[in-house]
Molecule: RNase P RNA; transfer RNA
Organism: Desulfuromonas thiophila
RNA sequence: CGAAGAAGCACAGGCGAUCGCCGGUUUCGCCUGCGAAACGGGAGGAAAGUCCGGGCUCCGCAGGACAGGAUGGUUCCUAACGGGAACCGGGGGUGACCCCAGGGACAGUGCCACAGAGAGCAGACCGCCGUGCAUGGCACGGUAAGGGUGAAAGGGUGAGGUAAGAGCUCACCAGCGGUUCUGGUGACAGAGCCGGCUCGGUAAACCCCAUCCGGAGCAAGGCCGCAUAGGGAAGCGCUUGAGGGUGGUCCGCCCGAAGCUUCCGGGUUGGCUGCUUGAGGCCGUCGGCAACGGCGGUCCUAGAGGAAUGAUCGCCCAUCGUCGAGCCGGUAACGGCUGACGGGGACAGAACCCGGCUUAUGGGCUUCUUCGACCU
RNA sequence: AGGCACGUAGCUCAGUGGGAGAGCACUACCUUGACACGGUAGGGGUCGGCGGUUCAAUCCCGCCCGUGCCUACCA
Numbered sequence: 001c002g003a004a005g006a007a008g009c010a011c012a013g014g015c016g017a018u019c020g021c022c023g024g025u026u027u028c029g030c031c032u033g034c035g036a037a038a039c040g041g042g043a044g045g046a047a048a049g050u051c052c053g054g055g056c057u058c059c060g061c062a063g064g065a066c067a068g069g070a071u072g073g074u075u076c077c078u079a080a081c082g083g084g085a086a087c088c089g090g091g092g093g094u095g096a097c098c099c100c101a102g103g104g105a106c107a108g109u110g111c112c113a114c115a116g117a118g119a120g121c122a123g124a125c126c127g128c129c130g131u132g133c134a135u136g137g138c139a140c141g142g143u144a145a146g147g148g149u150g151a152a153a154g155g156g157u158g159a160g161g162u163a164a165g166a167g168c169u170c171a172c173c174a175g176c177g178g179u180u181c182u183g184g185u186g187a188c189a190g191a192g193c194c195g196g197c198u199c200g201g202u203a204a205a206c207c208c209c210a211u212c213c214g215g216a217g218c219a220a221g222g223c224c225g226c227a228u229a230g231g232g233a234a235g236c237g238c239u240u241g242a243g244g245g246u247g248g249u250c251c252g253c254c255c256g257a258a259g260c261u262u263c264c265g266g267g268u269u270g271g272c273u274g275c276u277u278g279a280g281g282c283c284g285u286c287g288g289c290a291a292c293g294g295c296g297g298u299c300c301u302a303g304a305g306g307a308a309u310g311a312u313c314g315c316c317c318a319u320c321g322u323c324g325a326g327c328c329g330g331u332a333a334c335g336g337c338u339g340a341c342g343g344g345g346a347c348a349g350a351a352c353c354c355g356g357c358u359u360a361u362g363g364g365c366u367u368c369u370u371c372g373a374c375c376u
Numbered sequence: 377a378g379g380c381a382c383g384u385a386g387c388u389c390a391g392u393g394g395g396a397g398a399g400c401a402c403u404a405c406c407u408u409g410a411c412a413c414g415g416u417a418g419g420g421g422u423c424g425g426c427g428g429u430u431c432a433a434u435c436c437c438g439c440c441c442g443u444g445c446c447u448a449c450c451a
Base pairs, nucleotide, nucleotide: 001372002371003370004369005368006367007366008365009364011362013316014315015314016313017312018311019310021042022041024039025038026037027036028035029034030033044347048358049357051356052355053354054353055352056217057216058215059214063251064250065249066248068213069212070211071210072209073087074086075085076084077083088102089100090099091098092097103208104207108206109205110202111201112200125147126146127143128142129141130140131139132138133137155173156172157171158170159169160168174198176195177194178193179192180191181190182189183188221273222272223271224270231264232263233262234261235260236259243255244254245253266450267449268448280299281298282297283296284295285294286293287292317345319343320342321341322340323339325338326337327336328335329334377447378446379445380444381443382442383441386400387399388398389397394431402418403417404416405415406414424440425439426438427437428436
């Protein structure tokens, strides 16, 4: 210098002028809920998708069974999570490093198309070997070492053995099951011994195991106000109990009557609250490998209600392209700076709040590391 | 804010782990003096996109994109 990898950081154009928008505070005016003036505030890293989790609020605290859903290595972090950290196992890369929905396929069931002789307690198409016929071959039997098909054909290498072969036998290796010891909190790793000789894949197929899940959502919920025909039809029921308590069903529990459910018809599209100070941000320090936690200090920063935070003009700036050479630093490889013209700032818009994930998106900076090349 | 369904040829739709199909439309030929009808043959597909599971994905799973639908309160 080139190509890469990891971790992290700040930003999201700036200033001025003019015209506007939405809340707040104070003062003034009156028509008492409007207007005016002054001051001050006014989007994000994702506000997004709504994919998870929690706070908060309500439902006669939510008990049992079934159904349903979610998750799935271990330990930890956290309010919680399907999130995060570290580690374990597997896979990829020359490497720095990266990826994994990563329980169970000896509980059971299903599926494995086409090709191929044979596809799931194997299998004889070619080949090899034996026997018979009688001869360029055919029939029967043996054989899974070789060929061929396929994603997958039931361990690998070598020796013995055999008519030819084969875990048929043996040695070593790989893998499986059991067991003991050692290390580790653990997932797991290492070592020894024994066993039968070898066991297909698929659970993001049904399923099994373990763990978790009551439901609804600020249109929750509370207070006030306005209007209407508390009209019509059907069904069920009046204690042997319809129905309700927002669960999918049943049981249990509670409430329960001249009422309940559904449909048609009718009315209102108001005000206040919940509402923004919170598992909050920043700095320092301590503990921890880290995620994170403890302590101290400091800061307050939109709260609208179909939805404001904008528009125009001027100057400047990050940065990019084209053209043209020069200067500076260095032994060198190489690096830096400067002129003119033109372009130029992305994704996107709070709606009760918070923690994550995912997706969209513009350039910049810092630190560490790897591989390759070049120079001295 | 909560929830449901859908996306396959130009159009309307089947297909839900192993060949991408039907009807209409389109093209060519036959038929006709010519057209229509009819007949024969043919073309046309990133199965919305990306990634994963699997030997194999339109189908199973995740994320994203697009379209459509339902849910206010009172009596």